[in-house]
Predicted 3D model of a 388-nucleotide part of an RNA (large-subunit ribosomal RNA, domain III) from Fusibacter tunisiensis. NCBI's taxonomy places the organism under Bacteria, Bacillati, Bacillota, Clostridia, Fusibacter. Its mean pLDDT, the model's own confidence on a scale to 100, is 81.
Context: one part of a larger RNA
RNA sequence: GAGUAACGAGAGACGGGUGAGAAUCCCGUCCGCCGAAAACCUAAGGUUUCCUGAGGAAGGUUCGUCCGCUCAGGGUAAGUCAGGACCUAAGCCGAGGACGAAAGUCGUAGGCGAUGGACAACAGGUAAAGAUUCCUGUACCACCGAGAACCGAUUGAGAGAAGGAAUGACACAGGAGGUUAUGCUGAGCACGCGGUUGGAAGAGCGUGUCCAAGCAGCACGUCUGUGGCGUAGGCAAAUCCGCGCCAUGUAAGGACAAGCUGUGAUGGGGAGUGAAACUAGUAGCGAAGCAGCAGAUAUCACACUGUCGAGAAAAGUUUCUAUCGAGGGAGCAGGUGCCUGUACCGUAAACCGACACAGGUAGGAGAGUAGAGAAUACUAAGGCGAGC
Numbered sequence: 001g002a003g004u005a006a007c008g009a010g011a012g013a014c015g016g017g018u019g020a021g022a023a024u025c026c027c028g029u030c031c032g033c034c035g036a037a038a039a040c041c042u043a044a045g046g047u048u049u050c051c052u053g054a055g056g057a058a059g060g061u062u063c064g065u066c067c068g069c070u071c072a073g074g075g076u077a078a079g080u081c082a083g084g085a086c087c088u089a090a091g092c093c094g095a096g097g098a099c100g101a102a103a104g105u106c107g108u109a110g111g112c113g114a115u116g117g118a119c120a121a122c123a124g125g126u127a128a129a130g131a132u133u134c135c136u137g138u139a140c141c142a143c144c145g146a147g148a149a150c151c152g153a154u155u156g157a158g159a160g161a162a163g164g165a166a167u168g169a170c171a172c173a174g175g176a177g178g179u180u181a182u183g184c185u186g187a188g189c190a191c192g193c194g195g196u197u198g199g200a201a202g203a204g205c206g207u208g209u210c211c212a213a214g215c216a217g218c219a220c221g222u223c224u225g226u227g228g229c230g231u232a233g234g235c236a237a238a239u240c241c242g243c244g245c246c247a248u249g250u251a252a253g254g255a256c257a258a259g260c261u262g263u264g265a266u267g268g269g270g271a272g273u274g275a276a277a278c279u280a281g282u283a284g285c286g287a288a289g290c291a292g293c294a295g296a297u298a299u300c301a302c303a304c305u306g307u308c309g310a311g312a313a314a315a316g317u318u319u320c321u322a323u324c325g326a327g328g329g330a331g332c333a334g335g336u337g338c339c340u341g342u343a344c345c346g347u348a349a350a351c352c353g354a355c356a357c358a359g360g361u362a363g364g365a366g367a368g369u370a371g372a373g374a375a376u377a378c379u380a381a382g383g384c385g386a387g388c
Base pairs, nucleotide, nucleotide: 012030013029014028015027016026017025031385032384033383034382040364041363045345046344049343050074051073052072053071054070055069059067060066079140080139081341082340083339084338086117087116091112092111093110097106098105099104121138122137123136124135125134141337142336143335144334150328151327158324159323163320164319165318166317167316171307172306173305174304177300178299179298182294183293184292185291186290188209189208190207191206192205193204210268211267214263215262216261217260218259221256222255223254224253225248226247227246228245229244230243231242233241234240272285273284308311351360352359367379368378369377370376
């Protein structure tokens, strides 16, 4: 320079409280903003920032009694959620090996490696802070599990591959159908309310009008034949698969399958009502629960049709023998069930940007009125009023 520029998109006002001190902290009432987000869940990342009590140096672009700040104490509970004790992809490592002055590079067997495959739990309640983890109710998975029926002992019960085979197993677009989530309406049902203006106890106004997994049954539909004989292929074998023939047959059987009904539920939740205290809408009590309409981007299901760019693998599952083989056997009651994560932020003041920075940040779900619509406008639930 200069007490100058600036104080980083944005709405606050009033009353009360606390306090030494209040535009800024707390409570309340109005007002305003977002609402395919500025609400909710969650991955990455962060790593205690979460909750409670206390504080007022510094950090906070002002203030501060307040805070993601300081100090102390507390908080994250799992057979089923996610990951591991399962599988493989790209890629990586790599015994031997090949190559190379050395360092090392490549790579077989083998292994690691999810963003994929496989795999058993739902609803409600609860603390200041955790919940598919605790509690209540009802389940499911693996293994153990009394006594028995029954089957078998070379005329082989049963088990069974690191092997064979099938399945797992896959693209994109389009349209039609079934169904549900969800929403709306109601002179239905239940509960509550009752006018400060001429009138309104009415066809008045407001709110609510639900519930999972599991188990049993049903099912629009979609796909598929079944049995016998033969057999040179599937690196051995096979009753399995493949191939060929015969019989039977388009309707029986089988597989898959949303969803619906019943049960679960004499339970939960529920508008509302509502104590006694040391005061909180807490504890407790608790009504109705129907009908109609709309209807998905969810699901049946890559099911069907079409197209060309022709759209993972392995485990798992089923089956077949090789082989083992003398006992096998369902499974009630009951029992057992390892390791890691789990707080909190997560379109952000807590992540990446030197900052409490107008930038950046994957996925899920995504209500109402108007509308083709997830546009846009106004709203619900919910969250905010941006640190002069």
The RNAcentral record of the full RNA draws on ENA. Rfam family: Bacterial large subunit ribosomal RNA.